[in-house]
Parts: sequence; structure tokens; C1' cells
RNA sequence: UCGCGUUCAGGCGAUGAAGCUCGCCUUUUACCGCCGUACCGGCUGAUGGCUUCUGCCCGAGG
Repeated sequence: UCGCGUUCAGGCGAUGAAGCUCGCCUUUUACCGCCGUACCGGCUGAUGGCUUCUGCCCGAGG
């Protein structure tokens, strides 16, 4: 100096926050939804998963 492995740490997982947990990445790397006739049109969800809060949508009651 280079390569590999491990630990710690950090980041990421289709729109916000917190806790727990899982996976991925280790620097331009992880990540940047689905369907169709793909020019353009349509659909679901604030989660990777669970719980809570905020926002949004639908319905009912006061």
C1' cells in the first nucleotide's frame, strides 16, 4: 500500500416522527412501487415488519 474477514459505528429499505425488530450497503454503495394499449393512462400504502403519534382518505354518531 492492496485484498479478505470480524467488531463498533453510520447510512438505506416508493412521502413525516418515536420505540422495538429484520434485511441490505460501507461511499457514490444500499435505495428510487405496481399494472396497461407504455405517446400516456390507471391503482395501493405515510411501516421492510410491529406499536404509537401526526397528516391524508372513507363511513357513522353527538

The RNA shown here (Fluoride riboswitch aptamer (crcB RNA motif)) has 62 nucleotides and comes from Mycobacterium cookii. The RNAcentral record of the sequence draws on Rfam. Lineage of the source: Bacteria > Bacillati > Actinomycetota > Mycobacteriaceae > Mycobacterium. Its mean pLDDT, the model's own confidence on a scale to 100, is 78.